[in-house]
Overview:
Predicted 3D model of a 64-nucleotide RNA (transfer RNA) from uncultured Pontiella sp. Rfam family: tRNA. By type it is a transfer RNA. Taxonomically the source falls in Pontiella (Bacteria, Kiritimatiellota, Kiritimatiellales, Pontiellaceae).
RNA sequence: AGCGUAGCUCAGUGGCAGAGCAACGGAUUUGUAAUCCGUUGGUCGUCAGUUCGACUCUGACCGC
Numbered sequence: 001a002g003c004g005u006a007g008c009u010c011a012g013u014g015g016c017a018g019a020g021c022a023a024c025g026g027a028u029u030u031g032u033a034a035u036c037c038g039u040u041g042g043u044c045g046u047c048a049g050u051u052c053g054a055c056u057c058u059g060a061c062c063g064c
Base pairs, nucleotide, nucleotide: 002064003063004062007021008020009019010018015052023039024038025037026036027035045061046060047059048058049057
């Protein structure tokens, strides 16, 4: 100095937390794979501060 967000890889620069992959269910197939449809999954590292409102801004701490 940078980073920390789903099991993994990562978006999200103040106004309802998302994508791909993975997992699960279904369709398709004689069966598997592939493909298609759907579902589940999050103390946004922790504690404070600012703000009507914080993943987002500020400080400290923890980890890489």